[in-house]
Context: one part of a larger RNA
RNA sequence: GACGAACGCUGGCGGCGUGCCUAACACAUGCAAGUCGAACGGGAUACCCCUGAAGGAGGCUUCGGCCAACGGACGGGACUAUCUAGUGGCGGACGGGUGAGUAACGCGUGAGCAAUCUGCCCUUCGGAGGGGGACAACAGCUGGAAACGGCUGCUAAUACCGCAUGAUGUGCCAGGGAGGCAUCUCCCUGGCACCAAAGAUUUAUCGCCGAAGGAUGAGCUCGCGUCUGAUUAGCUAGUUGGUGGGGUAAAGGCCUACCAAGGCGACGAUCAGUAGCCGGACUGAGAGGUUGAUCGGCCACAUUGGGACUGAGAUACGGCCCAGACUCCUACGGGAGGCAGCAGUGGGGAAUAUUGGGCAAUGGGGGCAACCCUGACCCAGCAACGCCGCGUGAAGGAAGAAGGCUUUCGGGUUGUAAACUUCUUUGACGAGGGACGAAACAAAUGACGGUACCUCGAAAACAAGCCACGGCUAACUACGUGCCAGCAGCCGCGGUAAUACGUAGGUGGCAAGCGUUGUCC
Numbered sequence: 001g002a003c004g005a006a007c008g009c010u011g012g013c014g015g016c017g018u019g020c021c022u023a024a025c026a027c028a029u030g031c032a033a034g035u036c037g038a039a040c041g042g043g044a045u046a047c048c049c050c051u052g053a054a055g056g057a058g059g060c061u062u063c064g065g066c067c068a069a070c071g072g073a074c075g076g077g078a079c080u081a082u083c084u085a086g087u088g089g090c091g092g093a094c095g096g097g098u099g100a101g102u103a104a105c106g107c108g109u110g111a112g113c114a115a116u117c118u119g120c121c122c123u124u125c126g127g128a129g130g131g132g133g134a135c136a137a138c139a140g141c142u143g144g145a146a147a148c149g150g151c152u153g154c155u156a157a158u159a160c161c162g163c164a165u166g167a168u169g170u171g172c173c174a175g176g177g178a179g180g181c182a183u184c185u186c187c188c189u190g191g192c193a194c195c196a197a198a199g200a201u202u203u204a205u206c207g208c209c210g211a212a213g214g215a216u217g218a219g220c221u222c223g224c225g226u227c228u229g230a231u232u233a234g235c236u237a238g239u240u241g242g243u244g245g246g247g248u249a250a251a252g253g254c255c256u257a258c259c260a261a262g263g264c265g266a267c268g269a270u271c272a273g274u275a276g277c278c279g280g281a282c283u284g285a286g287a288g289g290u291u292g293a294u295c296g297g298c299c300a301c302a303u304u305g306g307g308a309c310u311g312a313g314a315u316a317c318g319g320c321c322c323a324g325a326c327u328c329c330u331a332c333g334g335g336a337g338g339c340a341g342c343a344g345u346g347g348g349g350a351a352u353a354u355u356g357g358g359c360a361a362u363g364g365g366g367g368c369a370a371c372c373c374u375g376a377c378c379c380a381g382c383a384a385c386g387c388c389g390c391g392u393g394a395a396g397g398a399a400g401a402a403g404g405c406u407u408u409c410g411g412g413u414u415g416u417a418a419a420c421u422u423c424u425u426u427g428a429c430g431a432g433g434g435a436c437g438a439a440a441c442a443a444a445u446g447a448c449g450g451u452a453c454c455u456c457g458a459a460a461a462c463a464a465g466c467c468a469c470g471g472c473u474a475a476c477u478a479c480g481u482g483c484c485a486g487c488a489g490c491c492g493c494g495g496u497a498a499u500a501c502g503u504a505g506g507u508g509g510c511a512a513g514c515g516u517u518g519u520c521c
Base pairs, nucleotide, nucleotide: 001520002519003518005517006516007515008514009513012390013389014388015387016386017385018383019382020348025346026345027344029343030342031341034090035089036088039087040086042084043083044082045081046080048077049076050075055070058067059066060065097301098300099299106226107225108224109223110222111221112220113219116218117217121214122213123212124211125210126209127208129163131161132160138153139152140151141150142149143148169194170193171192172191173190174189175188176187177186178185179184199206200205227273228272229271234264235263236262239261240260241259242258243257244256245255246254276298277297278296279295280291281290282289283288303324304323305322306321307320326337327336328335329334354380356379357378358377362376363374364373365372366371393423394422395421396420403414404413405412406411427462429457430456431455432454433453437448465510466509467508468507469506470491471490472489476505477504478503479502480501486493487492
């Protein structure tokens, strides 16, 4: 000098930041990923039409009843509008969290892929013909305490499956040309084989299929760099290489069969310990040392371990299956769960916040859109945790008041300090006005927030402490104590005149802080 700090004393305001470093300990509760009815069938509600029950004013009556305005139940039908459990599409692989593991192509940096993939997006070329069978929803029956099912029957689609068409695609064959980096790669021509599609609508469009290119994202390989220990010296059998085969988007012992016996290592293998890496941050004149909170990039993980499925893409946090531990429900047969998301709880700890507001802005997902969702984000709350700014008044004022302390009793000092006079009103307080942030052709749209800011009002009025004073080191006397009580970073103070302990006065330093402790330079 610095800090994600803590502790002690003290504490007025504002702006901007920061805030579980410990138990990757366990979690009550709420929210954090949905959306599309312009893909589809159905259902519900509202409106409309048909039908017209119960009741029934009133009228008639032979008192048995009859007529009847009104009333609108049940049922049926079409259009429109809204909502939607289900099928289907896209998104849940982003965003958010944590740093357990990892000494590694994990990260950083520089290259390579003639060994690769890429949904949505952009550009270009071409296409969309004709059919089929189901399964949910639904209905009926039925099992179970529940979670959740089972059987039978019906049905739609941008769900599923054939057929047709088809090249610049893919595979094979033939011919020609060009190039390189070894395997080889690229281009042209011809032939054979294989493979596609889906519609919706408010008629503006939005979608669908094939191919080529781009962009973006991802995968793989390599050079160099990346902590400590030799009181760790040898390590290795899929091990090192080859051939055949498999597998992958893709090269490869990635996997497998066979063959060979290799491969690494004092230029530190192996083993052990520690650790996420970097841009950066702190410090230092620099070289360097230390560090990796917040912000940004990459990686890894999601109760522990394992596994695949789906998909353009999976470490799949809020997906699935199995096993383990734990918690909960149970009718004991069986089930449910995963905060290292945002709040919050218990626990651990010296120690770290609200179960807040809003989608107004920025961004993301879905949708033609309207819009919906968004604990990302924007804000507010708490904390002197940090940095910065401001205030706690200003000028005048000597009878140098009183009081305190001290004294050689003359005085000295506190001290222009106060009182007193004249001013000012920042902040806080009260009242009135009141934004920018809003960008969409227009209109509308602000959580923050009646906030910032402006004007007015009142009155010096409401706002100063902490540490030190022997030397280092700025700042001294008195009393008390008497090697006691105590101080102390080092040297060292204290045993009767202590500037070093305690108190008081005074002084010095910093100041809404001041000291102490811890860590780094």